SAM riboswitch aptamer (S box leader) from an Actinomycetes bacterium, 88 nucleotides, folded computationally. Model confidence (mean pLDDT): 89 of 100. Lineage of the source: Bacteria > Bacillati > Actinomycetota > Actinomycetes.

RNA sequence: GACCUAUCCAGACGGGACGAGAGACCUGGCUCGUCGACUCCCGGCCAACCGGCCUUCGGGCACGGUGGCACCGCCAGGGCGAUAGGAG
Numbered sequence: 001g002a003c004c005u006a007u008c009c010a011g012a013c014g015g016g017a018c019g020a021g022a023g024a025c026c027u028g029g030c031u032c033g034u035c036g037a038c039u040c041c042c043g044g045c046c047a048a049c050c051g052g053c054c055u056u057c058g059g060g061c062a063c064g065g066u067g068g069c070a071c072c073g074c075c076a077g078g079g080c081g082a083u084a085g086g087a088g
Base pairs, nucleotide, nucleotide: 003086004085005084006083007082008081013043014042015041016040017039021032022031023030025078026077027076028075029074044069045068046067049065050064051063052061053060054059073080
């Protein structure tokens, strides 16, 4: 990288660094961005896929492993993308 399964209209910000783009790819839009976006670091928070613990077996906790914290995966088309678990 490829395969299988599930989910992707809910939810979640402060500080510091950087300095011009960003929203996976293409096209057409739309939105965010020097009132500092994106990205990285620290702290915080959201959530509950897997493990763990509890359970009145309906579920609960948030200890561990991830993941996430603009806009319906931003919208549409193309046929892809992301996250988790599994198999290998």